[in-house]
RNA sequence: GAAGCAAGCCAGACCGCCGCUGGUGCGAGCGUGGAAACACGGCACUGGAGGAAGGUCCGGACUGCGCAGGGCAGCGUAGCAGGUAACACCUGUCCGCCGUGAGGCGAGGAUCAGAGCAACAGAGACGAGCCGAUUCAGUUCGGGUGAAACGGGCAAUCUCUACGCGCAGCAACACCAAGUAGGCACACGUUGACCUGGCCCGGGGAGUGUGCGGGUAGGUGGCACCGAGCCGCUUCGGCGACGAGCGGCCCAGAUGAAUGGCGGUCACGCGCGGCACACCUUCGGGGGCGUCGCGCGCACAGAAUCCGGCCUAUCGGCUCGCUUCACAC
RNA sequence: CUGCCCGUAGCUCAACUGGAUAGAGCACCAGCCUUCUAAGCUGGGGGUCGGGGGUUCGAGUCCCUCCGGGCAGGCCA
Numbered sequence: 001g002a003a004g005c006a007a008g009c010c011a012g013a014c015c016g017c018c019g020c021u022g023g024u025g026c027g028a029g030c031g032u033g034g035a036a037a038c039a040c041g042g043c044a045c046u047g048g049a050g051g052a053a054g055g056u057c058c059g060g061a062c063u064g065c066g067c068a069g070g071g072c073a074g075c076g077u078a079g080c081a082g083g084u085a086a087c088a089c090c091u092g093u094c095c096g097c098c099g100u101g102a103g104g105c106g107a108g109g110a111u112c113a114g115a116g117c118a119a120c121a122g123a124g125a126c127g128a129g130c131c132g133a134u135u136c137a138g139u140u141c142g143g144g145u146g147a148a149a150c151g152g153g154c155a156a157u158c159u160c161u162a163c164g165c166g167c168a169g170c171a172a173c174a175c176c177a178a179g180u181a182g183g184c185a186c187a188c189g190u191u192g193a194c195c196u197g198g199c200c201c202g203g204g205g206a207g208u209g210u211g212c213g214g215g216u217a218g219g220u221g222g223c224a225c226c227g228a229g230c231c232g233c234u235u236c237g238g239c240g241a242c243g244a245g246c247g248g249c250c251c252a253g254a255u256g257a258a259u260g261g262c263g264g265u266c267a268c269g270c271g272c273g274g275c276a277c278a279c280c281u282u283c284g285g286g287g288g289c290g291u292c293g294c295g296c297g298c299a300c301a302g303a304a305u306c307c308g309g310c311c312u313a314u315c316g317g318c319u320c321g322c323u324u325c326a327c328a329c
Numbered sequence: 330c331u332g333c334c335c336g337u338a339g340c341u342c343a344a345c346u347g348g349a350u351a352g353a354g355c356a357c358c359a360g361c362c363u364u365c366u367a368a369g370c371u372g373g374g375g376g377u378c379g380g381g382g383g384u385u386c387g388a389g390u391c392c393c394u395c396c397g398g399g400c401a402g403g404c405c406a
Stems, first nucleotide, its partner, number of pairs: 001325005007319004012266007020048007030041004050300001054311002057309005062169004069201004074165005079093005094108001095106004109160002114158002116154002126151001130143004173221004183212006194204002214405002229249005235244003268297008277288001279286002330402007339355004348386001357373005379395005
């Protein structure tokens, strides 16, 4: 210098004006909307998208359902050891495969428990036998196809083993307000319907389910959190994931759904044009850096009960470490 | 939010328990028939099996992931 591997980070900054949407404090106790529940309205201070907020693929928190308990079925996971609230995640390590290498990938338990499958080709495809040669002797050797030829292969086929999972999901759930025909038909039901969204046991239990018809399609809490919380230190343990300790911080919360727009300065990137200066040239031109002016900024994408992961999308740029090759000393 | 289904030729659908050139009807093209057209008869072309990856000797079929489309459920009495 070229090519690459791995880890981490950024996702323009500042100022002014105008707006949107929450929180806290003060004030008012009044007005507006509404049938009501309830919501909104003043002033001051202050918060306001992401690394994936996405897909909803896993795991939890939380809430309700019969005490959430036992068994069967079902589903999921799978070397070994550890981390974690938990996981299919993460870390370390063994083995296998790929790569010259740094490294990357792996649904990697069991086929002496049992069952199943193997097209075409081939004499024969999972039961062992068949053909040829050979030998005292099924004693030894070979058999042209095929992915595989008698010993095995496939468990991302059934199955077995170990472990985990009760079911549902914030449209959970609780409350308020309003409204209405608490009606009709069929089915099931104390020999137990239904209470669970597979079944049985244990517990409760007299109405329940479906269709038609009717009503309402409003509001508040849950819900913006002292938390599996965020940031930093390196003090300690550990190879590491991580744990312990210390210090600091309080950090979005809507519901036809806020987080924006305009202007200016600076920085960066791209495109076009001008100027100046090295380089190559077949004299047509090619092409690099610097500087000035103009234009554009266009990545993927936007919270919706909340967390931990995975997967997928992503213009451009930066930092640290490492590998291979080439050259110079 | 939750549960489930589908994607195969231009259109509508098949393909058994994974098995070898993925089939059928309509449509399309050519020929025959007809004065010509339609109908009819004969022949033919056309497929990333939604995309990618994996398991397997072998994948439309099994597994993972992504993309597109669709269905159902829930309030009161």